[in-house]
A computed fold for a 92-nucleotide RNA from a Geobacteraceae bacterium, annotated as c-di-GMP-I-GGC riboswitch aptamer.
Its Rfam family is "c-di-GMP-I-GGC riboswitch aptamer". Gene Ontology term of the family: cyclic-di-GMP binding.
The coordinates come from a structure-prediction model, not an experiment, and the mean pLDDT is 84.
The source organism's lineage runs through Bacteria, Pseudomonadati, Thermodesulfobacteriota, Desulfuromonadia and Geobacteraceae.
Of the family's consensus pairs, 90% are formed in the model.

RNA sequence: CCCGAAACAGCCAAACUCAUCGAAAGGUGAGGACGGAAAGCGGCGGAUCCUUACUCCACAAAAACCACAAUAAGAGGGCCGAGCUGCCGAAG
Numbered sequence: 001c002c003c004g005a006a007a008c009a010g011c012c013a014a015a016c017u018c019a020u021c022g023a024a025a026g027g028u029g030a031g032g033a034c035g036g037a038a039a040g041c042g043g044c045g046g047a048u049c050c051u052u053a054c055u056c057c058a059c060a061a062a063a064a065c066c067a068c069a070a071u072a073a074g075a076g077g078g079c080c081g082a083g084c085u086g087c088c089g090a091a092g
Base pairs, nucleotide, nucleotide: 002092003089004088011036012035016031017030018029019028020027021026034078040084041083044081045080046079048075049074051073052072053071
């Protein structure tokens, strides 16, 4: 260093509820614990999103409406990978 069995002291806090911010995905605070050894940090890559805009336009024809896909913007670090940092410790 890889790794993560047991333990000590601590740490974080999903769903949900309330308040609040945002057009939305969502954010923040309080309560609350499903879990977590990086659930610490940062959206770099992928994937994701009842998100937005634009474009396109299927559902027998026309018009209107409008889905998927594409593009752009955004969201999310508790999805995966990569990056930076970090507590404790047995076997290997």